[in-house]
RNA sequence: UCCCUGUAGGGGCAAACCCAAGGUGACUUGGGGACGCAAAGCCAACAGGUCUUGUUUUCAAGACGGCUGGGUUGCCGGG
Numbered sequence: 001u002c003c004c005u006g007u008a009g010g011g012g013c014a015a016a017c018c019c020a021a022g023g024u025g026a027c028u029u030g031g032g033g034a035c036g037c038a039a040a041g042c043c044a045a046c047a048g049g050u051c052u053u054g055u056u057u058u059c060a061a062g063a064c065g066g067c068u069g070g071g072u073u074g075c076c077g078g079g
Stems, first nucleotide, its partner, number of pairs: 002079003012037002017032006035066001041072003046069003049064006
């Protein structure tokens, strides 16, 4: 440096749902809570996709990284 592994050890994140707050909304933040995840770390100004709002024709503006592909960074162990 590259590849592999997660029942070696030590750990990490946190779905649904509930409460509070923000937002027209998708949804987001904090707390609780664990369905799961070897990147469930980051990137939506890489390409798709789904969703929301305006228009309801185009088009525009948003949301989702735990929708897919992809990019990028990383812990431990082994080769």

Predicted 3D model of a 79-nucleotide RNA (c-di-GMP-I riboswitch aptamer) from a Bacillota bacterium. Of the family's consensus pairs, 95% are formed in the model. The coordinates come from a structure-prediction model, not an experiment, and the mean pLDDT is 83. Rfam family: c-di-GMP-I riboswitch aptamer. From the family's description: GEMM was predicted in a large-scale screen for bacterial structured RNA regulatory elements. Rfam links the family to the GO term cyclic-di-GMP binding. The sequence was found by an Rfam model in a public genome assembly.